[in-house]
Record summary
Predicted 3D model of a 114-nucleotide RNA (SAM riboswitch aptamer (S box leader)) from an Anaerolineae bacterium. Lineage of the source: Bacteria > Bacillati > Chloroflexota > Anaerolineae. Rfam family: SAM riboswitch aptamer (S box leader). Rfam links the family to the GO term regulation of gene expression. It was read from a public genome assembly, where an Rfam model found it.
RNA sequence: AUCUUAUCCAGAGCGAUGGAGGCAAUCGGGCCUUUGAAGUCGCGGCAGCCCUCAUCCCUCAGAAGGUGAGAAGGUGCCAAUUCCGACGGCGCGGGUAGCGUCGAUAGAUAAGCG
Numbered sequence: 001a002u003c004u005u006a007u008c009c010a011g012a013g014c015g016a017u018g019g020a021g022g023c024a025a026u027c028g029g030g031c032c033u034u035u036g037a038a039g040u041c042g043c044g045g046c047a048g049c050c051c052u053c054a055u056c057c058c059u060c061a062g063a064a065g066g067u068g069a070g071a072a073g074g075u076g077c078c079a080a081u082u083c084c085g086a087c088g089g090c091g092c093g094g095g096u097a098g099c100g101u102c103g104a105u106a107g108a109u110a111a112g113c114g
Stems, first nucleotide, its partner, number of pairs: 003112006013043005021032003026086004044078003048075003051070006082106001087103006
């Protein structure tokens, strides 16, 4: 890399460097950007997962589970819902337009398997 499971309408930016792109990929839409993009570095921050603490429930005692708090540690992240749509089901609709909703696909992250 792959695979499994869970989550994805929450949250959190400044400086230096850099110098034209960026928002994963394809198409369409929309947006950010020379009032400085990506990348890199420093500092700061966030709290989804692991984690820590408290508490509830249960118990002989625990574990698991619920709720809340935390940020020392492992990751991750810090424009816009994963920026929105694309494929399918259902509903609304005169309708092949459009809208709503559920799901799939893809992607991201975590924990784990190997």